[in-house]
Predicted 3D model of a 75-nucleotide RNA (transfer RNA) from Brevundimonas sp. The coordinates come from a structure-prediction model, not an experiment, and the mean pLDDT is 82. The sequence is in RNAcentral, with records from ENA. Rfam family: tRNA. By type it is a transfer RNA.
RNA sequence: GCCGACUUAGCUCAGGGGUAGAGCAACUGAUUCGUAAUCAGUAGGUCCGCGGUUCAAUUCCGCGAGUCGGCACCA
Numbered sequence: 001g002c003c004g005a006c007u008u009a010g011c012u013c014a015g016g017g018g019u020a021g022a023g024c025a026a027c028u029g030a031u032u033c034g035u036a037a038u039c040a041g042u043a044g045g046u047c048c049g050c051g052g053u054u055c056a057a058u059u060c061c062g063c064g065a066g067u068c069g070g071c072a073c074c075a
Stems, first nucleotide, its partner, number of pairs: 001071007010024004018055001026042005048064005
């Protein structure tokens, strides 16, 4: 340099047009003499950025940014 994948909660990831979810973690309560485990609940998100399409975009399209992988180059 070329090609591809990915970017969503603190972490790992779903969701592929119609008000954003799970597991784990955190917090509160129940249970226990107490702790763990278990059960119930609560909180936590500018969905990487900008623009476009649309009545409506996390989702589709374009351009960027970042991460990862492959190929090429390395005088």